[in-house]
RNA sequence: UACUUAUCAAGAAAGGCAGAGGGUAAUGGCCCGAUGAAGCCUUGACAACCUCCCCAACUUCGCAAUGGUGAUAACGCCCGGCGAAGCAAAGGAAAGGUGCCAAUUCCAUCCGCCGGCUGGCGGACAGAUAAGUC
Numbered sequence: 001u002a003c004u005u006a007u008c009a010a011g012a013a014a015g016g017c018a019g020a021g022g023g024u025a026a027u028g029g030c031c032c033g034a035u036g037a038a039g040c041c042u043u044g045a046c047a048a049c050c051u052c053c054c055c056a057a058c059u060u061c062g063c064a065a066u067g068g069u070g071a072u073a074a075c076g077c078c079c080g081g082c083g084a085a086g087c088a089a090a091g092g093a094a095a096g097g098u099g100c101c102a103a104u105u106c107c108a109u110c111c112g113c114c115g116g117c118u119g120g121c122g123g124a125c126a127g128a129u130a131a132g133u134c
Base pairs, nucleotide, nucleotide: 002133003132004131005130006129007128008127013043014042015041016040017039021032022031023030026109027108028107029106044101046099049097050096051093052092053091058086059085060084061083062082063081067078068077069076070075105126110123111122112121113120114119
């Protein structure tokens, strides 16, 4: 850099340096910003993708015991005990790897649907993040 999958309506800021932009790019809006933007550093938080704990259900195996029913011994169907392994929803933890800490990814743009039409809903594209693959 490319591809795959998942998520994107929740959540969470102080200090220092710096000094005019910022909200990914474009267009149009709407906002943030000298009461200090971007960027960098420190500390703190948030979250729970990777990670860990626990575990319902399910599957398989083992052990024990054989119940109900079909005329029932075989066989079929139904109900049920204990243990182990696999997989694992929900729940929990936060040391580590990331991420993140204005506004839904700030909103719209393209497509579709609905509508009493500056509206609503869904999807696509693009983007962000994580995990994985080449």
The prediction has a mean pLDDT of 77.
Predicted 3D model of a 134-nucleotide RNA (SAM riboswitch aptamer (S box leader)) from a Bacteroidota bacterium.
Taxonomically the source falls in Bacteroidota (Bacteria, Pseudomonadati).
Rfam family: SAM riboswitch aptamer (S box leader). About the family: The SAM riboswitch is found upstream of a number of genes which code for proteins involved in methionine or cysteine biosynthesis in Gram-positive bacteria.